[in-house]
RNA sequence: AUACUGCGCGCGCCGAAUCUCCGCGGGCCUCGCACGCGGUGAACGGGGGAACCACUGCCGGAGCGAUCCGGUGGGGCGAAUCAGCUCACUCGAGCCGUAGGGCCGCUCGUCGGCCCGAGCCCGUCAGCUAACCCCGUAGGCCGCUGACGAGACAUGAC
Numbered sequence: 001a002u003a004c005u006g007c008g009c010g011c012g013c014c015g016a017a018u019c020u021c022c023g024c025g026g027g028c029c030u031c032g033c034a035c036g037c038g039g040u041g042a043a044c045g046g047g048g049g050a051a052c053c054a055c056u057g058c059c060g061g062a063g064c065g066a067u068c069c070g071g072u073g074g075g076g077c078g079a080a081u082c083a084g085c086u087c088a089c090u091c092g093a094g095c096c097g098u099a100g101g102g103c104c105g106c107u108c109g110u111c112g113g114c115c116c117g118a119g120c121c122c123g124u125c126a127g128c129u130a131a132c133c134c135c136g137u138a139g140g141c142c143g144c145u146g147a148c149g150a151g152a153c154a155u156g157a158c
Stems, first nucleotide, its partner, number of pairs: 010144002012141003018042002021039005027033002043137006053127001057072006073125001074122004082097001084095004100116005106151006
């Protein structure tokens, strides 16, 4: 000097997941601080729930047609859906795409680059939906200023 790993602090990122006040607990070692838990309020997010409106399924087969036969529960949070191929032959796993989503430190446009494309819940039930009712405020990070143009804002100097 470089690379890797771990810890801490600051800034930042995904996400609704933040803030105020009060109380309790232990810690620090000084009457306050941060942390944990609980309560109140605000804010943000989600679900249920009239009228009106909407809906009366979908797939396969038979039939000129009316129709008949067989199969198939439905819904919510979330960007996270839908295909093809391979293995297994059963749960599932892998590969390669994809609807869609995020980041590159204010916004927009264009170009470029890097990623995600999961998981969980309800329990036979819920379209929309005013009033009204109910619920959540977690968890995680692999980031530490790509380029050009237009604009906004802030700071510093005079």
c-di-AMP riboswitch aptamer (ydaO/yuaA leader) from an Actinomycetota bacterium, 158 nucleotides, folded computationally. The organism belongs to Actinomycetota, within Bacteria.